The part of an RNA shown here (large-subunit ribosomal RNA, domain IV) has 343 nucleotides and comes from Malassezia psittaci.
RNAcentral holds the full RNA, with entries from ENA.
Model confidence (mean pLDDT): 83 of 100.
The gene name in the source record is rnl.
Its Rfam family is "Bacterial large subunit ribosomal RNA". The literature on the family includes a 2001 paper in Science by Yusupov et al., "Crystal structure of the ribosome at 5.5 A resolution".

Context: one part of a larger RNA
RNA sequence: AGCUAGUGAAGGAACUCGGCAAAAUGCUUCCGUAAGUUCGACGAUAAGGGAGGAUCUUUUAUUACUUUCAAAGUUUAAAAGAUUAACAUAAAAGUGAGGGCUUCGACUGUUUACUAAAAACACAGCAACUUGCUAAGACUAAAAGUACUUGUAUAAGUUGUGAACUCUGUCCAAUGCCAAUCCGUGUAAAGAAGGUAAUUUUCGAAAGAAAUGUUACUAACUGAUGCGGUGGUCAAUGACGGUCUUAACCAUAAGGAUCUGAAAGUAGCGAAAUUCCUUGGCCAUUAAAUGUGGUCCUGCAUGAAUGAGGUAACGCAGCCCUGCUGUCUCCACUAGUUUCUCA
Numbered sequence: 001a002g003c004u005a006g007u008g009a010a011g012g013a014a015c016u017c018g019g020c021a022a023a024a025u026g027c028u029u030c031c032g033u034a035a036g037u038u039c040g041a042c043g044a045u046a047a048g049g050g051a052g053g054a055u056c057u058u059u060u061a062u063u064a065c066u067u068u069c070a071a072a073g074u075u076u077a078a079a080a081g082a083u084u085a086a087c088a089u090a091a092a093a094g095u096g097a098g099g100g101c102u103u104c105g106a107c108u109g110u111u112u113a114c115u116a117a118a119a120a121c122a123c124a125g126c127a128a129c130u131u132g133c134u135a136a137g138a139c140u141a142a143a144a145g146u147a148c149u150u151g152u153a154u155a156a157g158u159u160g161u162g163a164a165c166u167c168u169g170u171c172c173a174a175u176g177c178c179a180a181u182c183c184g185u186g187u188a189a190a191g192a193a194g195g196u197a198a199u200u201u202u203c204g205a206a207a208g209a210a211a212u213g214u215u216a217c218u219a220a221c222u223g224a225u226g227c228g229g230u231g232g233u234c235a236a237u238g239a240c241g242g243u244c245u246u247a248a249c250c251a252u253a254a255g256g257a258u259c260u261g262a263a264a265g266u267a268g269c270g271a272a273a274u275u276c277c278u279u280g281g282c283c284a285u286u287a288a289a290u291g292u293g294g295u296c297c298u299g300c301a302u303g304a305a306u307g308a309g310g311u312a313a314c315g316c317a318g319c320c321c322u323g324c325u326g327u328c329u330c331c332a333c334u335a336g337u338u339u340c341u342c343a
Stems, first nucleotide, its partner, number of pairs: 001338008010329002014327001019324001027052005036042001038163001053084009064074004085089001097322006104315002109121002125161007138146002165309003169240003174237002176233004183228003190222002194218006200211004241259005268302001269299001280296006
């Protein structure tokens, strides 16, 4: 000097990004226990307060048990009193700090083995779509086969949202999906009247005729999905405006005019995990606040299952209060150990 433990005057977070770390709380029993609430063995061990060494005596209690026959002994609990040991009595180890406001996620759970445990994932619940069983969707080059399932729409699969509560607005123009009609368009495979060329056999002296001849090339026309047209569908992908003007101070604009559009953002919430300007304005908290809470709305760029809003319980996070402390003012000492120096 380092490390590991421990103690500390006065103060008590002044430390610091931040109470990080440490300290404090802790057991049993008696009393007592708020707001809120989904009414619960919720919150709750809320909070807060008292007592708790050992021995003996007395009293109370039918606290049990045993024996004998109305009493005795043992035992339990409470109260009162006496005596007494220790530095220390919930005698060691182990063993909740508590409270208030707010964001997010309902909850228990899961996760980046080796920098992230969370607000991310999951979840019960809600909703939509597909599927009638040799089911849909999945595996497989195909076929066969397999799980789903020895299940059958109160089932199985896919997708979104994410308990419960109050709700979930407008838009089908675009993209997607579905349906009907058989309206339009035009082709693939397949089929095909016909055309062109070559050539075989039979009959015939030859010319030629016949065999629905054969082969090659070509071809009008017929011909499915699809595409177009029509309709539906947003808890499908998604979208949800400008400009001008107006009330007898000013200001504001219920109202009016006009343009565009499929429709012009409803309820709710709002400087928010979303607010650039911004440390927004006001109030509270502080001696002092880019913090936190409440409120306003001028929402750069909120908004309704890409869910909206509030919410008991639980958890992470932000802020504050009480207690507590060597975190600090400001360091000091003790024990053990490591390293070094000297003997």